[in-house]
Context: one part of a larger RNA
RNA sequence: CUCUGGAGAAGGAACUCGGCAAAAUAGCCCCGUACCUUUGGUAGAAGGGGUGCCCGGCUUUGUGAAGGGACUUGCUCCCCGAGCAUCGCUGGGUUGCAAUAAAGAGGCUCAGGCGACUGUUUAUCAAAAACAUAGGACUCUGCUAAACCGUUAAGGUGACGUAUAGGGUCUGACGCCUGCCCGGUGCCGGAAGGUUAAAAGGAGGGGUUAGCUCUCGAGCGAAGCUCUGAAUUGAAGCCCCGGUAAACGGCGGCCGUAACUAUAACGGUCCUAAGGUAGCGAAAUUCCUUGUCGGGUAAGUUCCGACCUGCACGAAUGGCGUAACGAUCUGAGCGCUGUCACCUCCAGAGACCCG
Repeated sequence: CUCUGGAGAAGGAACUCGGCAAAAUAGCCCCGUACCUUUGGUAGAAGGGGUGCCCGGCUUUGUGAAGGGACUUGCUCCCCGAGCAUCGCUGGGUUGCAAUAAAGAGGCUCAGGCGACUGUUUAUCAAAAACAUAGGACUCUGCUAAACCGUUAAGGUGACGUAUAGGGUCUGACGCCUGCCCGGUGCCGGAAGGUUAAAAGGAGGGGUUAGCUCUCGAGCGAAGCUCUGAAUUGAAGCCCCGGUAAACGGCGGCCGUAACUAUAACGGUCCUAAGGUAGCGAAAUUCCUUGUCGGGUAAGUUCCGACCUGCACGAAUGGCGUAACGAUCUGAGCGCUGUCACCUCCAGAGACCCG
């Protein structure tokens, strides 16, 4: 010096990103216990007091000796209740620094964010605000169900279930609520018209050549075979017409105006499918920003309460609240302390030096 423990004057978080670590609290009995609340809780809230041993008195419960009584004479029943053990109450005494004397055994409070809660998770750097959850909603599925596994199978799961059931998706207890937009994309419905495949159809055209014509070069050319091929018929889909947002998603700009000023209930205009409602708001979201005001501190980029100028909140990609809960995150206080000012000593184990 490193590690593991122990002790520390007066101070007591001045340490530090942060009370990290340590200290402190601690059992049992009694008293007492606020806000808030879903009336269950909060709560062991908080905050106090007692606690060992010895003696006396009273008392609770258990067991029940000896003795007495009864008869049905029994391993019987009844009465009294000694002794022992034991729950307590009360009076006195007594030791120590200290009595749950060792060991083991909550620190507490206030305020806020997030998530309702118990639970689950990155085996081996993340336990959380992430996942799940009960509850809510939409949607599919009428049974050989939908969905899924399987070699396009048999078969199986679903389910020996039957829409109060089963599958998928989103949200996430509870309370109050959940606004406007269907133009785009998706889904559902519709079938008049447009477009449209294979297939059907076979107008027409090409090749070949029996034959015919011929200026002997060639031309025409039936049937058959063959290569093509127009019209016409022809489903779903798409176009089209509607519906649907707890489907994917979206939810404006400019100018002017009131008898101080400022502001704009009001007006004008452009655009849109519709222009953000309630609630919340410098927020886990605010760039400017340590916004401004108030609180707390001697002093506060954090925190709490407001304001609203929301760069870029907003309603089941849920909005706003919320008792209880949390090895959660943030701020404050009390207690407590070697975290610190500022270090010191002790014990043990290493390292190191000498042999």
Predicted 3D model of a 355-nucleotide part of an RNA (large-subunit ribosomal RNA, domain IV) from a marine eukaryotic metagenome. RNAcentral holds the full RNA, with entries from MGnify. Its mean pLDDT, the model's own confidence on a scale to 100, is 88.